[in-house]
RNA sequence: UGAUGAGGUAGAGGUGCGGUUGGAAAUUAGUAGACAUGGGGAAGAACCGGGAAGAAUGAACCGUGUUGAAAGGGGCCACCGCCGAAGUUUUUAGCUUCUCCCGGAGGACUAAAAGCUGGUUGGCCAGUGAAUAACUGGUUGACUGUCACCUGGUGAAAAAACCCUUUUAGCCAGGUGGAGCGCUAUCUCACCA
Numbered sequence: 001u002g003a004u005g006a007g008g009u010a011g012a013g014g015u016g017c018g019g020u021u022g023g024a025a026a027u028u029a030g031u032a033g034a035c036a037u038g039g040g041g042a043a044g045a046a047c048c049g050g051g052a053a054g055a056a057u058g059a060a061c062c063g064u065g066u067u068g069a070a071a072g073g074g075g076c077c078a079c080c081g082c083c084g085a086a087g088u089u090u091u092u093a094g095c096u097u098c099u100c101c102c103g104g105a106g107g108a109c110u111a112a113a114a115g116c117u118g119g120u121u122g123g124c125c126a127g128u129g130a131a132u133a134a135c136u137g138g139u140u141g142a143c144u145g146u147c148a149c150c151u152g153g154u155g156a157a158a159a160a161a162c163c164c165u166u167u168u169a170g171c172c173a174g175g176u177g178g179a180g181c182g183c184u185a186u187c188u189c190a191c192c193a
Base pairs, nucleotide, nucleotide: 001193002192004190005189006188007187008186009185010184011183014083016082017081018080019079021078022077023076033067034066035065036064037063038062039061047104048103049102050101051100086117087116088115089114090113091112092111093110094109096107097106118144119143120142121141122140123139124138125137126136127135128134146178147177148176149175150174151173152172153171154170157167158166159165
């Protein structure tokens, strides 16, 4: 000095990622509920089962009138933390919840393991969802970062006295392929030459 391997540190991508934080406005919804009133007539209790209380002094349910939310789910802005950021699927375990209680199913959350995804985004189909929001899965496109290889262009410089020609760092365009266990820079260690 170079190759390989391991590790540390610092970075880049851009409608980039996350937040249980703050803000305003929507949606939920003229819904639930409340009050009044007219029906209704024995069961009802929001997914299922059981129970307590309540119910012929009229439950559930339906209509009309006057009123009339919130949670959950999203988008935007700000702030904070970040660049496997993180997301998602399945399984397991724990915890919690549903308007009185218990159990089940389902849901929310947390943790672990395994799988998938470089990032953003559009269309279509299916699912979750109140949803024309959002998300998930599948499929098909677009944009974009990065690396490797190939082709073309350009080209500091080098070889030769010049020209011609050749080689080449770098840069540009196109193509193919890869995946974040990646890529860039730098440092350390090991080992080899």